This is a predicted structure of a 73-nucleotide RNA (transfer RNA) from Candidatus Westeberhardia cardiocondylae.
Formats: sequence, structure tokens, C1' cells
RNA sequence: GCCAACAUAGCUCAAUUGGUAGAGCAACUGAUUUGUAAUCAGUAAGUUGAAGGUUCAAUUCCUUUUGUUGGCA
Repeated sequence: GCCAACAUAGCUCAAUUGGUAGAGCAACUGAUUUGUAAUCAGUAAGUUGAAGGUUCAAUUCCUUUUGUUGGCA
């Protein structure tokens, strides 16, 4: 220099061909217990890396761009 993949909650990851963004762990509250752990119930947490475009509607499609990883030279 060229090509490809990835970026979504505090962390690890889903969302099958555009139609309400979810799960596990972690956090918080309550129940249970003499107390802690465990268990059960619930709550909160996200401008989907950034900007723009198409569309009634975009995590998903298109363009540009940032970062990380891999391959080729």
C1' cells in the first nucleotide's frame, strides 16, 4: 500500500435476509436466614464507534470516516 472481519448495557455476546433493541454475568431493591453465602422475585442500565444519505420505518441497505484484529505484498 491492497483486501477482509469486527465495534450493540459495566463485561461477554445475540437480534436469520428493514418493522417495539434482548440474554447471561455484574450492580441495586425486596423476600428467605441469627447473620453471610446460595436461592427466589423485581428494578435500573443502550444517541447500536462517528457523520451523512435512501425509506413510512435503519443495528440491518448505500457513502465517507475513526479504532482494533487478521491476510497478502
Its Rfam family is "tRNA". The family's RNA type in Rfam is transfer RNA.